[in-house]
RNA sequence: AUCUUAUCAAGAGAGAAGGAGGGGUCUGGCCCUGUGAAUUCUCAGCAACAGGCUACCAUAGCACUGUGCUACUUCCAGCAGGUUUCACUUGGCAGAUAAGAG
Numbered sequence: 001a002u003c004u005u006a007u008c009a010a011g012a013g014a015g016a017a018g019g020a021g022g023g024g025u026c027u028g029g030c031c032c033u034g035u036g037a038a039u040u041c042u043c044a045g046c047a048a049c050a051g052g053c054u055a056c057c058a059u060a061g062c063a064c065u066g067u068g069c070u071a072c073u074u075c076c077a078g079c080a081g082g083u084u085u086c087a088c089u090u091g092g093c094a095g096a097u098a099a100g101a102g
Stems, first nucleotide, its partner, number of pairs: 002101007013043005021032003026078004044070003049066003052062004074094001079091004
């Protein structure tokens, strides 16, 4: 890389370096960005997936460890269904994160 399961409408930013892009791929939109993008480092924070601990029997809590994350619903749509065939809504595909397998 691949497979399985779960979640994805909430939450949380500053500094330094850097110097033009970025929001997963492609397309159409719409946004962010020299009032500094991507990326790297430091500190802080959010969260509670796994381990751990405390209550104690089934669920809560803590936030120590391992990840993860800190614009916009996974930014929206592009495949199918419902629909007054437009909007809207439901479910997929794909993606992201965690755990297990391998």
Molecule: SAM riboswitch aptamer (S box leader)
Organism: Gracilibacillus orientalis